A computed fold for a 75-nucleotide RNA from a Minisyncoccota bacterium, annotated as transfer RNA. It matches the Rfam family "tRNA". Rfam classes the family as a transfer RNA. The sequence is in RNAcentral, with records from ENA.
[in-house]
């Protein structure tokens, strides 16, 4: 230099044009002598940044950024 993949709550992931979900974690409550386990409830992400398309975008298009894989060149 060329090509591909990934980026979504604190963490690991789902969601493939129509109100952003799950598990774990956190907080509160129930249970318990206390704690653990279990059960119930709650908070928490406008989806890497910007722009475009659309009535409507995490999702499609363009561009940039970060991480990562492959190829090539130089050392």
């Nucleotide at each position: 230099g060329g090509g591909g993949g990934u980026g979504u709550g604190g963490c690991u992931c789902a969601g493939c044009g129509g109100u952003a979900g799950a598990g774990c974690g956190u907080c509160a409550g129930a249970c318990u002598u206390c704690g653990a386990c279990u059960c119930u409830g709650a908070a928490g992400a406008u989806c890497g940044g910007g722009g475009g398309u659309u009535c409507g975008a995490a999702u499609c298009c363009c561009u940039c950024c970060a991480c990562u894989c492959c190829c090539u060149c130089c050392a």